[in-house]
About this RNA
A computed fold for a 391-nucleotide part of an RNA from Acidimicrobium ferrooxidans DSM 10331, annotated as large-subunit ribosomal RNA, domain III. Its Rfam family is "Bacterial large subunit ribosomal RNA". Its family is annotated with ribosome and structural constituent of ribosome in the Gene Ontology. The coordinates come from a structure-prediction model, not an experiment, and the mean pLDDT is 85. RNAcentral holds the full RNA, with entries from Rfam.

Context: one part of a larger RNA
C1' cells in the first nucleotide's frame, strides 16, 4: 500500500450468575424466525468429532469464563436390526480347456458378488453418554435332552429324502372402484383441577388439562385366487403315484381348498397416564383418575390383487411335491428343561462433523409428515420440536 477493503444472507432486548475480565459464557422472562423443515429417523460419507471433569498459547473471521480447539477420564452390550454361516444379477475370478513367443488374453464346471429374493420381538422403564442389544413383561425362531398322549411300522417298508425331475418364488405400465387402519376433529359424555382484584358469571352448554397401549396367540371377516375324479401314454436325458398330453365322468352362479387386511377376545389384576404427595439446594422416591362415543380420513394396508394396454415387462436358493435312494424303530401334539457363533452398534447425516483448499448463500439417496384456510407436500400462520445465524 492500509489502519484501507473485508468480517460470509437472518433481530433482539431486560434482569440475575459466574469470572482477573462479559454485547458474544449459563439461567430466568419478554421478543422474533423455521416448522414437507431451519423438526424427527435412517443410507452414503467422515472417524471419537459423543459424555463428563479441567483449561485457553494457538485454532473461532471480533470477544470468550464458551466450543465440532488443548488435556484427561468414561462411553457403542443383540439367537430375532444390519451383514455373514443361505441364494442369485450385472459383472469379478475361474481346476481342466482354448489362443499367444512371453506377459498374459479368452472361457467350462465351479466360485465369488447386493442395488434384489429368503428369514424368528414387542411394549415400557433405564444412563452423563447404549438400547427392538441392559433391566421388567410377554412373545417367536432352529437345534438337543426328557416327560405325557395318539398313531403307524421292520421286506407285506413306518420314517427320511435328493447335489435329480416338476411345480412355486416370478416380476411391465396404466386405471378407477370398494373394504379398511393410522392420522385427524368434535363431544352437552367421562376423569382430574379451577372459582372471577373490572358490570355479571358454581354453570345438568363456565374455564383448563386429559379421555393410551405392542408384538403374539386365538378366531377366519370385507375381498381375491384355483374346478374335482378316473384309467391311458414314444415328452420332462434315469424313475415317478409329481408336471404334460389327448380322452372319459362328474360338476360349472356349488361345494372344497388356498390367499386375505382389518375388526374382535386373550395378552393387560399388566404398563402407560392428567394430576398429587414426600424430599427439598437440586438429584430423587411414591400414589395414580377417566381410559368412551360420533364424525372425518389417507399417497399406508387388502394389493405381486382386479380391470385394461402394448413396447410384452430378472434369476438363484428358501418353500411344495415326485421318484431315485437310505432304511429300523420312527411321525405328530402338547408340556418342562438346556443351548444360539462372528461383524456393525457413541456421534455428524441437506450439515460447522460428508463432498466442495474455510466453521463456505453450492452439492448430497430414502422414511415420517399435526393444525386453522386451500384442489394441494403450493402459499400463509401456527403445533411437536428446533434455532436467533461468532464483530
Nucleotide at each position: 500500500g492500509a489502519g484501507u477493503a473485508g468480517c460470509g444472507a437472518a433481530c433482539g432486548a431486560g434482569g440475575g450468575g459466574u469470572g482477573a475480565g462479559a454485547a458474544u459464557c449459563c439461567c430466568c422472562u419478554c421478543c422474533g424466525c423455521c416448522g414437507a423443515a431451519u423438526g424427527c429417523c435412517u443410507c452414503a460419507g467422515g472417524g471419537u468429532u459423543c459424555c463428563u471433569g479441567g483449561g485457553c498459547a494457538a485454532g473461532g473471521c471480533u470477544c470468550g469464563u464458551c466450543c465440532a480447539c488443548c488435556c484427561a477420564g468414561g462411553g457403542u452390550g443383540a439367537g430375532u436390526c444390519g451383514g455373514g454361516a443361505g441364494c442369485u444379477a450385472a459383472g469379478g475370478c475361474g481346476a481342466g480347456g482354448c489362443c499367444g513367443c512371453a506377459a498374459g488374453g479368452c472361457g467350462u464346471a465351479g466360485u465369488c458378488g447386493a442395488u434384489g429374493c429368503a428369514c424368528a420381538a414387542c411394549c415400557g422403564g433405564u444412563u452423563c453418554a447404549u438400547a427392538u442389544u441392559c433391566c421388567g413383561g410377554u412373545a417367536c425362531c432352529g437345534c438337543c435332552c426328557c416327560g405325557a398322549u395318539c398313531g403307524c411300522g421292520u421286506u407285506u417298508g413306518a420314517g427320511c429324502g435328493a447335489u435329480g425331475g416338476a411345480g412355486g418364488g416370478a416380476c411391465g405400465c396404466a386405471g378407477g372402484a370398494g373394504g379398511g387402519u393410522a392420522g385427524g376433529u368434535g363431544a352437552u359424555c367421562c376423569c382430574a383441577g379451577g372459582c372471577g382484584u373490572u358490570g355479571g358469571u358454581c354453570g345438568u352448554u363456565c374455564c383448563u388439562g386429559g379421555g393410551g397401549a405392542a408384538a403374539g396367540c386365538g378366531u377366519g371377516u370385507a375381498g381375491g385366487g384355483c374346478g374335482a375324479g378316473g384309467g391311458c401314454c414314444a415328452g420332462g436325458c434315469a424313475a415317478a403315484u409329481c408336471c404334460g398330453g389327448a380322452c372319459c365322468u362328474c360338476a360349472c352362479g356349488a361345494a372344497g381348498c388356498c390367499u386375505g387386511a382389518g375388526a374382535c377376545g386373550c395378552g393387560a389384576c399388566u404398563c402407560c397416564g392428567a394430576g398429587c404427595c414426600c424430599a427439598c439446594u437440586u438429584c430423587g422416591g411414591g400414589c395414580g383418575a377417566a381410559g368412551u362415543c360420533a364424525c372425518u380420513g389417507a399417497u399406508c394396508c387388502c394389493a405381486u390383487g382386479c380391470u385394461g394396454c402394448c413396447g410384452a415387462g430378472a434369476a438363484a436358493a428358501g418353500c411344495u411335491u415326485c421318484u431315485a435312494g437310505c432304511g429300523a424303530g420312527u411321525g405328530a401334539u402338547c408340556g418342562a428343561g438346556g443351548c444360539g457363533c462372528c461383524c456393525g452398534u457413541a456421534c455428524c447425516c441437506c450439515a460447522a462433523a460428508c463432498c466442495g483448499a474455510c466453521a463456505c448463500a453450492g452439492g448430497u439417496a430414502g422414511g415420517c409428515a399435526g393444525g386453522u384456510a386451500g384442489a394441494g407436500a403450493a402459499u400463509a400462520c401456527c403445533a411437536a420440536g428446533g434455532c436467533g445465524a461468532g464483530c